[in-house]
RNA sequence: UUCUCAUCCAGAGGGGACGAGGGACCGGCCCGAUGACUCCCCGGCAACCGUCCGCCCACUGCCGGGCGGCACUGGUGCCAAUUCCGGCAGGCCGCGUAGCGCCUGAAAGAUGAGAG
Numbered sequence: 001u002u003c004u005c006a007u008c009c010a011g012a013g014g015g016g017a018c019g020a021g022g023g024a025c026c027g028g029c030c031c032g033a034u035g036a037c038u039c040c041c042c043g044g045c046a047a048c049c050g051u052c053c054g055c056c057c058a059c060u061g062c063c064g065g066g067c068g069g070c071a072c073u074g075g076u077g078c079c080a081a082u083u084c085c086g087g088c089a090g091g092c093c094g095c096g097u098a099g100c101g102c103c104u105g106a107a108a109g110a111u112g113a114g115a116g
Stems, first nucleotide, its partner, number of pairs: 001116008013042005021031003025087004043079003048075002050072001052069006083108001088105005
């Protein structure tokens, strides 16, 4: 960097350093010199993976698979706003056009696990 799968309306902030943009992209709307973003320390949230525990399935056996639990000196992740909202398609939706709203799905993105 590419592909596959799962999840994304819940949850969780203090201190220090730096000093101007940041929220992926575009539009909107926000955050930000009362110091954002980023980095470091400490703390926390969560439960993707690992460890451990229980139940079930498969196997001659080993290896394994599913569901649930725990939150461990383990590996990641996360700690403004639903992924901040929308973007594309369909439906509600009507003779047509435009706008707004709601719902569903897609796309894009993020994180994890696996594969090349």
SAM riboswitch aptamer (S box leader) from an Anaerolineae bacterium, 116 nucleotides, folded computationally.
Rfam family: SAM riboswitch aptamer (S box leader). Its family is annotated with regulation of gene expression in the Gene Ontology.
The model forms 97% of the base pairs in the Rfam consensus.